Description:
This is a predicted structure of a 155-nucleotide RNA (glmS glucosamine-6-phosphate activated ribozyme aptamer) from an uncultured Acidimicrobiaceae bacterium.
């Protein structure tokens, strides 16, 4: 010091790096080495399976290029569980904040950028204080439009 195994711990807009590209040394006709970078927050999870040219939303001065792997997303199919007065079927519409669309509005600490700094490296860079505009989709409030079962059995 390398490999495998086995356990544990951490991340899910997450993690990786074989290519363009950037630096540093060596060389220099080519190019070997050794590093860098490689998404900026909001948001998202009943449980299994399965599917697809496999994932929401904006923001940026767009290297946020191009790729892997994964993935809360979409769509089936089943179980659960919720509402459609109580129970059982079927049906429907959801997902535990458990009907849908539509308008209006306010919260939901935006964040990165950018300034001003502090540290680390020869350098690309990377860490970090601290100021600091500005979002949409979801939710949520009002308004409004629709839907508010069928069939049994008990109250």
């Nucleotide at each position: 010091g390398g490999a495998a195994c086995a356990c544990c711990u951490g991340a899910a807009g997450c993690a990786c790096c074989a290519g363009c590209c950037c630096u540093c040394a060596c060389u220099u006709c080519c190019g070997u080495g050794a590093g860098g970078u490689g998404a900026c927050g909001a948001g998202g999870a009943a449980g299994a399976g399965g599917g697809a040219u496999g994932u929401u939303c904006g923001a940026u001065u767009u290297g946020u290029c191009g790729g892997u792997g994964g993935g809360u997303g979409c769509c089936c199919u089943c179980u659960c569980g919720g509402c459609c007065g109580u129970c059982c079927a079927c049906g429907g519409c959801c997902g535990u904040a458990a009907c849908g669309g539509g308008a209006u509005g306010a919260g939901u600490u935006a964040a990165a950028a950018c300034c001003c700094g502090g540290g680390a490296g020869c350098g690309a860079u990377c860490c970090u204080g601290g100021g600091g505009c500005c979002a949409a989709a979801g939710c949520c409030a009002u308004c409004u439009c629709g839907a508010c079962g069928u069939g049994g059995a008990g109250c």

Its mean pLDDT, the model's own confidence on a scale to 100, is 78. Rfam family: glmS glucosamine-6-phosphate activated ribozyme aptamer. Rfam classes the family as a riboswitch. Rfam's curators write: This entry contains a glucosamine-6-phosphate activated ribozyme that is found in the mRNA for GlmS. GlmS is an enzyme that uses fructose-6-phosphate and glutamine to generate glucosamine-6-phosphate.